[in-house]
Model confidence (mean pLDDT): 82 of 100. This is a predicted structure of a 523-nucleotide part of an RNA (small-subunit ribosomal RNA, 5' domain) from an uncultured Bacillales bacterium. The sequence was found in a public genome assembly.
Context: one part of a larger RNA
RNA sequence: GGAUGAACGCUGGCGGCGUGCUUAAUACAUGCAAGUCGAGCGAAGGACUUCGGUCCUUAGCGGCGAACGGGUGAGUAACACGUAGGUAAUCUGCCCUAUAGACUGGGAUACCCUGAGGAAACUUAGGCUAAUACUGGAUAGGAUGGAAGGAGGCAUCUCUUUCUAUUGAAAGUUCCGUUUGGAACACUAUAGGAUGAACCUGCGGCGCAUUAGCUAGUUGGUGAGAUAACAGCCCACCAAGGCGAGGAUGCGUAGCCGACCUGAGAGGGUGAUCGGCCACAAUGGAACUGAGACACGGUCCAUACUCCUACGGGAGGCAGCAGUAAGGAGUUUUCGGCAAUGGGGGGAACCCUGACCGAGCAACGCCGCGUGAAUGAUGAAGGCCCUAUGGGUCGUAAAAUUCUGUUGUAAGGGACGAAUGGCGCGAGUAGGAAAUGACUCGUGAUUGACUGUACCUUACGAGGAAGCCACGGCUAACUACGUGCCAGCAGCCGCGGUAAUACGUAGGUGGCAAGCGUUAUCC
Repeated sequence: GGAUGAACGCUGGCGGCGUGCUUAAUACAUGCAAGUCGAGCGAAGGACUUCGGUCCUUAGCGGCGAACGGGUGAGUAACACGUAGGUAAUCUGCCCUAUAGACUGGGAUACCCUGAGGAAACUUAGGCUAAUACUGGAUAGGAUGGAAGGAGGCAUCUCUUUCUAUUGAAAGUUCCGUUUGGAACACUAUAGGAUGAACCUGCGGCGCAUUAGCUAGUUGGUGAGAUAACAGCCCACCAAGGCGAGGAUGCGUAGCCGACCUGAGAGGGUGAUCGGCCACAAUGGAACUGAGACACGGUCCAUACUCCUACGGGAGGCAGCAGUAAGGAGUUUUCGGCAAUGGGGGGAACCCUGACCGAGCAACGCCGCGUGAAUGAUGAAGGCCCUAUGGGUCGUAAAAUUCUGUUGUAAGGGACGAAUGGCGCGAGUAGGAAAUGACUCGUGAUUGACUGUACCUUACGAGGAAGCCACGGCUAACUACGUGCCAGCAGCCGCGGUAAUACGUAGGUGGCAAGCGUUAUCC
C1' cells in the first nucleotide's frame, strides 16, 4: 500500500447493487416451511332440483411425491475432494424410441355400525362393504440351470442359434360415437436411449520424528454366504504373510474444490456470499418402506434434557423461514406474494411451495450524486499572531448582486417485468367410417406481490444536507497560551524537570470525505 461476512470511537444527506451469528453442532415459546389426485374406490355431510338427477366438501382405503428443494460444517487426513481413467463386476421411478400384450377367477380389509378399556396419547372385540389395494390360474420373444453348435475379444469371458424346468398385467378411468369401436391418461413384459446413482484405480493437496515400529480378518488362497455388483464384505478351513525412513503407526488440526485476497511473477494466505461434491440432523445404534434413504419436519431402541399427567402413563427435537433466551466486541422482520422462474400432484381448471421473487432493518461493503454556481475589496466586523496609533492572517471567504434547481418538498401523469403459457373462438395437417382427441397457425378477453414504485411534467425556493484525523523525524502540514519528568503522548526513534512546532487548549495549516480514525487478521 491492498484486502475484510469485521468490531469500537466521533460524525452522518440521498440513490443503485450486493452482504449480514465468523462465538454456544447451546436451549428453544409461537406461527408457517409437503402436499396433491373425486377422471382409482366405497361412504358420509351439505346446496339445488322438473324428483330423473346435478354440483360441492372431505375423514378413510389407494396412487404419486415426501430421498428434490432448504440448513449447517460437528465429524472426516479419507478414493472425502480435485483431476484422469475403468466396470468383460453394476442398478436406474418419472421421460424418449421400438416390439408385443392387457385372458380367466377368488378371498379380505379400512372408512362405517354396535360394544369395551384409558385422564390423555390411543388401544381393542364383533359385524358390513369397494377398488388402479391384495391374490390363484393361462399366455412368454425375457431371466436362471442343463445339453448341442457358431462368431468375437481384453485373463476371468462377451454376443448369438436350437431343445428342455420357474415368472406379468388394471377385465382400469374419462371423453366421443354407438354396430364390432376410436382417443387421452394410466398398466404389463422385453430391447435400447437419456438421466441419476454405485464400485474400483493412477496422480495431487496440513503439522509434529521431542510419534519408529504397526498389523490376527491382519496379508493371501480354497469353498460357502450376502449384495444391484467386485472384493475378508461376512464365515469355515489352510498358509504366514502385509505396511514402514520415498515416513507406516500415533497425536494434533481441518469439510474438499471452482474460486477469493495479495503479488510484476514465482509464491504466500483464505475456503463468507455464488456454483460443484461430501458429511450431518438433540446424542448413540438399527432396520422397514421404496426405483432411490439406513431417511432434518418417517419408524423402533437406548441415553441426556424439556413439557403434560387423574402418577397408571404419555409428548418433543428450528444446523428450514421469521423470532426468543444465552454466549459474545459483534450480525436483521415473529413482513408481502405465488405476478415471474423453478419444483410436487392433477387430463385440466387448479392446489401446495419461508425454494424463489420482493419489501423492511444496518454507512457492513462497492459505485454514483449532492451539500450550490458566477461576479464580488470599504480587503468589513470578529478571532488569532506580531517589532502593536500600525501591520499580517482567516480571505473572494462573508455580506451584496445575478443565476441554477441535481437533490428536497408539494401536485399531476404513470410503466417494463406478461407470454412463446392456460382459457374461449376460427382455420389447417396426419390418422380415423365418423365424432372426440393430438399437433400447428391466427384471433379475443384475462392474470402484477413489488406499486401508484421506477420514470416523466409542473411549481417552490440556496432554502433541508460536513465531518474526522493529523501537523518533531519517518510523513503533507506551525504559532501562541497553559503545564513544569506533573498531567500526559507514543507505530519506531523518543517528548515533558519554566521559553515544549512532540502533553492540553486556541488560531492557522495539511490529508481524506458521508465518512474519518483505531483495533484485529492476511499478503